[in-house]
Context: one part of a larger RNA
Molecule: small-subunit ribosomal RNA, central domain
Organism: Ariolimax columbianus
RNA sequence: UUGCAGUUAAAAAGCUCGUAGUUGGAUCUCAGGCGCAGGCUUUGAAAAAUUUAAAGUGUUCAAAGCAGGCCUCGGCUGCCUGAAUAAUGGUGCAUGGAAUAAUGGAAUAGGACCUCGGUUCUAUUUUGUUGGUUUUCGGAACUGGAGGUAAUGAUUAACAGGGACAAACGGGGGCAUUCGUAUUGCGGCGUUAGAGGUGAAAUUCUUGGAUCGCCGCAAGACGAGCUACUGCGAAAGCAUUUGUCAAGAAUGUUUUCAUUAAUCAAGAAAGAAAGUCAGAGGCGCGAAGACGAUCGGAUACCGUCGUAGUUCUGACCAUAAACGAUGCCGACUAGCGAUCCGCAGGAGUUGCUUCGAUGACUCAGCGGGCAGCUUCCGGGAAACCAAAGUGUUUGGGUUCCGGGGGAAGUAUGGUUGCAAAGCUGAAACUC
Numbered sequence: 001u002u003g004c005a006g007u008u009a010a011a012a013a014g015c016u017c018g019u020a021g022u023u024g025g026a027u028c029u030c031a032g033g034c035g036c037a038g039g040c041u042u043u044g045a046a047a048a049a050u051u052u053a054a055a056g057u058g059u060u061c062a063a064a065g066c067a068g069g070c071c072u073c074g075g076c077u078g079c080c081u082g083a084a085u086a087a088u089g090g091u092g093c094a095u096g097g098a099a100u101a102a103u104g105g106a107a108u109a110g111g112a113c114c115u116c117g118g119u120u121c122u123a124u125u126u127u128g129u130u131g132g133u134u135u136u137c138g139g140a141a142c143u144g145g146a147g148g149u150a151a152u153g154a155u156u157a158a159c160a161g162g163g164a165c166a167a168a169c170g171g172g173g174g175c176a177u178u179c180g181u182a183u184u185g186c187g188g189c190g191u192u193a194g195a196g197g198u199g200a201a202a203u204u205c206u207u208g209g210a211u212c213g214c215c216g217c218a219a220g221a222c223g224a225g226c227u228a229c230u231g232c233g234a235a236a237g238c239a240u241u242u243g244u245c246a247a248g249a250a251u252g253u254u255u256u257c258a259u260u261a262a263u264c265a266a267g268a269a270a271g272a273a274a275g276u277c278a279g280a281g282g283c284g285c286g287a288a289g290a291c292g293a294u295c296g297g298a299u300a301c302c303g304u305c306g307u308a309g310u311u312c313u314g315a316c317c318a319u320a321a322a323c324g325a326u327g328c329c330g331a332c333u334a335g336c337g338a339u340c341c342g343c344a345g346g347a348g349u350u351g352c353u354u355c356g357a358u359g360a361c362u363c364a365g366c367g368g369g370c371a372g373c374u375u376c377c378g379g380g381a382a383a384c385c386a387a388a389g390u391g392u393u394u395g396g397g398u399u400c401c402g403g404g405g406g407a408a409g410u411a412u413g414g415u416u417g418c419a420a421a422g423c424u425g426a427a428a429c430u431c
Base pairs, nucleotide, nucleotide: 003015040097041096043094044093052086053085056066057065068080069079070078112149113148114147115146116145117143118142119141120140121139122138160260161257162256163255165252166251169248173245174244175243176242179223180222183219184218185217186216187215188214189213190212194205195204231238232237275316276315277314278313279312280311284310285309289305290304291303292302327398328397329396331390332389334374335373336372339369340368341367342366343365345363346362348361349360350359351358378385379384404431405430406429413424414423415422416421
């Protein structure tokens, strides 16, 4: 100052909000000062004795003990000397150091040091004294100025790591597309009495034409052979063709950055099969179920059907002998022949090419894979293992798990889930 409005109709030194002023506090930022704590080591103080090590000392020696020794009858009511020293972890206190560790500095030089110049301010001494003014010298602050000095100032590029690029590679992934025979069903034609199935049968289908043969159509699965001690993917997993989208290990590199790294509680993602929910689709197969056999019995194995499921889409579930029953990263230790990918080489063979480029093979290399063989490396209880080695000669880094058998991955609690269940997870008791 505004608004509300005033306990009985006009007033209670009321409440709330806000500008400005003043004062105090807190927080933040910057500058200066005084300090503190932690790590390593040096020296010191402190650290009860006993003990231990060790000095001295003839307990007769020694184990011990802390004793003892000397001059002496001339008493002298004598003298001398010990009872050291060291060690005493860790922690704590005091103290010196500055290697290790951490951090910082000069790259658009606004960098360091030095000299000079300029601008503003200041005022001690000396010009005989006092006062005034102005210089010089000195000091302080600020400088779009001129120079000088310097070994002027950027460590290297890890068989550490990240990134870029190149040409390939792969049954890695997503989406779309395409093909293949088989199976089943249906249609047409044909021929016929059986067909199926089995150890043997039967259930089953069949003159209303099964089975079989030929020709077509449709559907849904699947992707044989090629297919391997081969490839790719973090694992689960991934196999017809083609297109497309992004990704990736490895290789190559006289490219780039320059310590950026490995492994990991919490948390997240992915996660076979089965299972759950909602759609689509359902050929074959096929839990449950029905039947035929077998059998002492058969709720099984064998056979005929057959629902859920198996397939696709969307959402859950989160488990497997999810196995190499073997965490990940790094180093070293051994020989061989194959194989896959990339690279580089050869007076090699061969194909196509007028010759080059280039393809297939071959030879000896390099890097990286999946594996294999041999072996007194070494290990291991052995089986076996070039890792399961480099382990009593035990320590490269990091993560998780286990501690007799059961009860029990049960109970209970928590949490997740639609559910089924998952994760976490005992004890009593018993041997």